[in-house]
């Protein structure tokens, strides 16, 4: 140089084009004598630019970053 593959909250995992969800963190309460543990609650995320389309994390182009294979 050439193909494939990954990229979503702080972390780690999901989502067949049609409300981005879980767990785990973190903020508040409850409950305890405290601690832990349990229980409500709330907050936070589609790698970046484009394109199809009523509508994209989904499909298509391109670029970054990572891993793998070949040369």
């Nucleotide at each position: 140089g050439c193909g494939g593959c990954u990229u979503u909250c702080g972390u780690u995992c999901a989502a067949u084009g049609g409300u981005a969800g879980g767990a785990u963190u973190u903020g508040a309460g409850c409950u305890u004598c405290c601690c832990a543990a349990g229980c409500u609650u709330a907050a936070g995320a589609u790698g970046c630019g484009g394109g199809u389309u009523c509508a994209a994390c989904u499909c298509c182009c391109g670029c970054a970053a990572g891993c793998c294979g070949c040369a």